[in-house]
Context: one part of a larger RNA
Molecule: small-subunit ribosomal RNA, central domain
Organism: Anaerobiospirillum sp. 3J102
RNA sequence: CUGGGCGUAAAGGGCAUGUAGGCGGAUUGGCAAGCAGGAUGUGAAAUACCCGGGCUCAACCUGGGUUGGUCAUUCUGAACUGCCUGUCUAGAGUAGUGCAGAGGGAGAUGGAAUUUCAGGUGUAGCGGUGGAAUGCGUAGAUAUCUGAAAGAACACCAGAGGCGAAGGCGGUCUCCUGGGCACAUACUGACGCUGAGGUGCGAAAGCGUGGGGAGCAAACAGGAUUAGAUACCCUGGUAGUCCACGCCGUAAACGAUGUCGAUUAAAAGCUUGAGCUUCGGCUUGGGUUUUGAAGUUAACACGAUAAAUCGACCGCCUGGGGAGUACGGCCGCAAGGUUAAAACUC
Repeated sequence: CUGGGCGUAAAGGGCAUGUAGGCGGAUUGGCAAGCAGGAUGUGAAAUACCCGGGCUCAACCUGGGUUGGUCAUUCUGAACUGCCUGUCUAGAGUAGUGCAGAGGGAGAUGGAAUUUCAGGUGUAGCGGUGGAAUGCGUAGAUAUCUGAAAGAACACCAGAGGCGAAGGCGGUCUCCUGGGCACAUACUGACGCUGAGGUGCGAAAGCGUGGGGAGCAAACAGGAUUAGAUACCCUGGUAGUCCACGCCGUAAACGAUGUCGAUUAAAAGCUUGAGCUUCGGCUUGGGUUUUGAAGUUAACACGAUAAAUCGACCGCCUGGGGAGUACGGCCGCAAGGUUAAAACUC
């Protein structure tokens, strides 16, 4: 390479957008590049294969035949692919009217709680634990009432609920803005699918500069526990957590299941549309959850949201360790990321 695979055995890129490339709906006419057929030329000899012959056989030698091509030139064909041309509407899209939604960005604003501060009442404890101690408190704490300030997060609603490509998104209001779905028409007329590179987005932690800092809390300190205790428990507590701008680019980034299309029993919910209704419900779209026929699977399980049956395109795997490491390249302020071996060993 061929072949076989990728939910859990090795293997789906974190997600999207899109370049090249690959693939591509129905139909008219043409061309003849692919394709098919014919003709001519050529495909040296040896070798190979088949039928013979010669060395006593065989190897070996040898006669005849056969095979051998993305081959060249030329003629013909037109189903399929391709190219050109004309048309179509089932794919894709546009316009219209509605609908649901924690989709995104910005600004404003609300209450509960927490902590701190000020004041009042009040007195000896509070706090914490398995039990304690460190700690706080007669310089008046804890508790309680009033007032003020600050930062962060939004109880109930809340749901296997909704939205988003993924990461993710939750108080309320306003503005700006993306996507989706339904309906009945009209329009464009294959404008499509996938997508190596590229580009953008991308939790948490971390980094840079400047703010902010209530609570929580790596590090750190102390108290316990213990044989020890660089822990688990307790008292404190700094980065950080928050905001703005700029980096980082990784996660069990998971449905451990790439994207798109087509086909294949049913049943029960949730959610959001449309139509009909005798108001019981019925029909029909989108999304989502459970059970399950056929089928699949090593089994577990999956099962119209497939891991079934087909097709298009991309990514990835090839025994364990060494190793997602070294070296080199690229990226990064750094931390590091990405690409990615070998010796050796079992």